[in-house]
RNA sequence: AGCGGCGUAGAGCAGCGGUAGCUCGCCUGCCUCAUAAGCAGGAGGUCGCGGGUUCGACUCCCGCCGCCGCCA
Numbered sequence: 001a002g003c004g005g006c007g008u009a010g011a012g013c014a015g016c017g018g019u020a021g022c023u024c025g026c027c028u029g030c031c032u033c034a035u036a037a038g039c040a041g042g043a044g045g046u047c048g049c050g051g052g053u054u055c056g057a058c059u060c061c062c063g064c065c066g067c068c069g070c071c072a
Base pairs, nucleotide, nucleotide: 002070003069004068005067006066007065010024011023012022013021018055026042027041028040029039030038048064049063050062051061052060
């Protein structure tokens, strides 16, 4: 070089055309003598980058970048 998979919140992952979610973590409050557990609420995302299709793109198409694997 060729082929395949992956890239979404701090971490691990869902979401397969119609306002982006779950678990853990983080913050605040409640509870407790206190901590943990439990309960309630909250913050945090240019969906890897650029273009195209579409009324509308995380989702479909093209190119590029990065990671993993296969072949030699």
About this RNA:
The RNA shown here (transfer RNA) has 72 nucleotides and comes from Hamadaea sp. It matches the Rfam family "tRNA". By type it is a transfer RNA. The prediction has a mean pLDDT of 85. The RNAcentral record of the sequence draws on ENA. Lineage of the source: Bacteria > Bacillati > Actinomycetota > Actinomycetes > Hamadaea.